[in-house]
Context: one part of a larger RNA
RNA sequence: GAGUGAACGCUGGCGGCAUGGUUAAGACAUGCAAGUCGAACGAAAAGCAUGACUUCGGUUAUGUGGAAAGUGGCGAACGGGUGCGUAACACGUGAGCAACCUGCCCUUGAGUAUGGAAUAGCCCGCCGAAAGGCGGAUUAAUGCCGUAUGUGGCCUUUCAUCGCAUGGUGAGGUGGCUAAAGCUUGUAAUGGCGCUCAAGGAUGGGCUCGCGGCCUAUCAGCUUGUUGGUGAGGUAAAGGCUCACCAAGGCUAAGACGGGUAGCUGGUCUGAGAGGAUGAUCAGCCACACCGGGACUGAGACACGGCCCGGACACCUACGGGUGGCAGCAGUUUCGAAUCAUUCACAAUGGGCGAAAGCCUGAUGGUGCAAUGCCGCGUGGAGGAUGACGGCCUUAGGGUUGUAAACUCCUGUCAUUGGGGAGCAAUAAGCAGGUUUAUAGCCUGCCCUGAGUUAACCCAAAGAGGAAGAGGUGGCUAACUCCGUGCCAGCAGCCGCGGUAAUACGGAGACCUCGAGCGUUACUC
Numbered sequence: 001g002a003g004u005g006a007a008c009g010c011u012g013g014c015g016g017c018a019u020g021g022u023u024a025a026g027a028c029a030u031g032c033a034a035g036u037c038g039a040a041c042g043a044a045a046a047g048c049a050u051g052a053c054u055u056c057g058g059u060u061a062u063g064u065g066g067a068a069a070g071u072g073g074c075g076a077a078c079g080g081g082u083g084c085g086u087a088a089c090a091c092g093u094g095a096g097c098a099a100c101c102u103g104c105c106c107u108u109g110a111g112u113a114u115g116g117a118a119u120a121g122c123c124c125g126c127c128g129a130a131a132g133g134c135g136g137a138u139u140a141a142u143g144c145c146g147u148a149u150g151u152g153g154c155c156u157u158u159c160a161u162c163g164c165a166u167g168g169u170g171a172g173g174u175g176g177c178u179a180a181a182g183c184u185u186g187u188a189a190u191g192g193c194g195c196u197c198a199a200g201g202a203u204g205g206g207c208u209c210g211c212g213g214c215c216u217a218u219c220a221g222c223u224u225g226u227u228g229g230u231g232a233g234g235u236a237a238a239g240g241c242u243c244a245c246c247a248a249g250g251c252u253a254a255g256a257c258g259g260g261u262a263g264c265u266g267g268u269c270u271g272a273g274a275g276g277a278u279g280a281u282c283a284g285c286c287a288c289a290c291c292g293g294g295a296c297u298g299a300g301a302c303a304c305g306g307c308c309c310g311g312a313c314a315c316c317u318a319c320g321g322g323u324g325g326c327a328g329c330a331g332u333u334u335c336g337a338a339u340c341a342u343u344c345a346c347a348a349u350g351g352g353c354g355a356a357a358g359c360c361u362g363a364u365g366g367u368g369c370a371a372u373g374c375c376g377c378g379u380g381g382a383g384g385a386u387g388a389c390g391g392c393c394u395u396a397g398g399g400u401u402g403u404a405a406a407c408u409c410c411u412g413u414c415a416u417u418g419g420g421g422a423g424c425a426a427u428a429a430g431c432a433g434g435u436u437u438a439u440a441g442c443c444u445g446c447c448c449u450g451a452g453u454u455a456a457c458c459c460a461a462a463g464a465g466g467a468a469g470a471g472g473u474g475g476c477u478a479a480c481u482c483c484g485u486g487c488c489a490g491c492a493g494c495c496g497c498g499g500u501a502a503u504a505c506g507g508a509g510a511c512c513u514c515g516a517g518c519g520u521u522a523c524u525c
Base pairs, nucleotide, nucleotide: 001525002524003523004522006521007520008519009518010517013377014376015375016374017373018372019370020369021335026333027332028331030330031329032328035074036073037072040071041070047064048063049062050061051060052059053058081288082287083286091212092211093210094209095208096207097206100205101204105201106200107199108198109197110196111195112194113147114146115145116144123136124135125134126133127132152178153177154176155175157172158171159170160169161168162167182193183192184191214260215259216258221251222250223249226248227247228246229245230244231243232242233241263285264284265283266282267278268277269276270275290311291310292309293308294307313324314323315322316321341367343366344365345364349363350361351360352359353358380410381409382408383407390401391400392399393398414466416461417460418459419458420457424452430446431445432444433443434442435441469514470513471512472511473510474495475494476493480509481508482507483506484505490497491496
C1' cells in the first nucleotide's frame, strides 16, 4: 500500500447491487418447510330432492351430492442445511470396466388371455389415563397369488469367426426358467392415459488404475486377512469383500507406521511475476443429520422432517406406561467482540403428483432490519469588500478567519406533497373456428391471471429550505501559533516528548487529509 463474512469508538442524508452466528455439530417453546391422484378401489357424515310412516318432535327408503378416514400408485434418495468426521481414490485431473446397475424420459418390436384367495376401511365386542392395541364378522382394486401363451430374454450346449486373456460377434440344437391391469371418452376404436416382456439411446449412479496438493523423525521400523495363489460363498458387478486350504509374502529414509491439523476444488486476497495466504457468499464433488449400531422398503437410502436396538438429555403421565430430535425457514436461550423478520406470495422460474383444472412447495421470487461492503448522488450555484461584526494572533501599524458571511439574482438533484404509470404475462387453462372419425393432437383468434406495487420511471408544486463529520498538524508524514500545566497531569506505531518560554501533554484559533464516513484493533499478502 492492498484486502476482510469483521468488531469497537465518534458521526450519519438518499438510492442501486451484494452480504449478514466465523464462537457451542450447545440446548430448543411456537408456527410452517412433502405431498398428490376420485380418470386405480370399496365407501361414511353433512347438505339437497322425492316417496312412505308419524305421537307432528321426527323416522325411514331411494336418488343426488361430497370426499374425512382407509386400501392402492407415484413422490418422499430431489430440493434446503451444516462442515462433525475424513490425510482418504475424499477431492482435482486423466484413463478404463472383456467386471456393472439405471424408476421417470426418447426410439423400436411383440403382447395385454383366463381364474382364485384374502385384507384395511366400515360394523360389533374388549383392554388402556393416553399413545395405542386385541378379537369376531364382512368387502373392493391398476393390491396379492395361480394357470395359459413366449415375439423375445436368461441358463445349459455345438459350430464358425474375431481378439492380448477370463471373452466378443453370428448361426444352430436340447432341456429348463421367466410377463401383464386396467381406467376413461365415445354409436363405433387403428382414440387417450396406462400395464408386461425385450432391444437401443439418454440421464444418473457403482467400481478400478496413473498422476497431483498439509506439518512432524523429539514417530524408524510396520503388517497376520496381513501379501499372493487355488476353490467356494457373496454382490448389480471385479476384488481377502468373506471363508477353507496352500505359499511367506507386502510396505518403508522418494518417509512406511504413529502423532497433530484439515472437508477438497473452480475460485478469492495479495504480488510486476514467481510465489504466499485463504476456501464466507455463488458453483461442482464429498461427509453428516441428538450420540453409537443395524437393516427394511425401493430403480435409487443403509434414508435430516422413515423404521428397529442401545445411550445421554428433555417432556407428558391416572406411575402401569408413553413421546421427542431446527447442522430446513423464521424465532428463543446460552456462548461470544460479533451477525437480521416468529414478514408477503406461489404472479414469475424450477420441482412433486395429476389426463387436466388444480393442489403442495420457508426451493424460489419479493419486502423488512444492519453504513457490513462496493458503486452512484446530494448537503446548493453565480455575483458580492467598507475586506463588516465576532474570534484568534500581533512588533498595536496591522494580519488572519475571508467571498467566507450578510446582501442580490438564480437552480431544484435527493428528501416532501399531488397526479400519471409500462414491463416482469402468456406458449398453460377456458371459449370459438379450422383440420380430424374424434371431446385426442396440431394451427389460428379472443379472453383470464401480479406477491412485489402507495415500487421503477415521467409530469407538476413549494422552498436553500431537511442533510458533515472524523482523524491529524515534532520527524517518519501533508498541516503552527497562543494560553494552561511544570518529569505533574498526560502522550506514544518507532525515535521519543513533559523538570517555567512544550509546534509532541490539555484547551483555543488557524491549518492538513479523507469525507457519509473517519479512525482504532485483529488477521492475510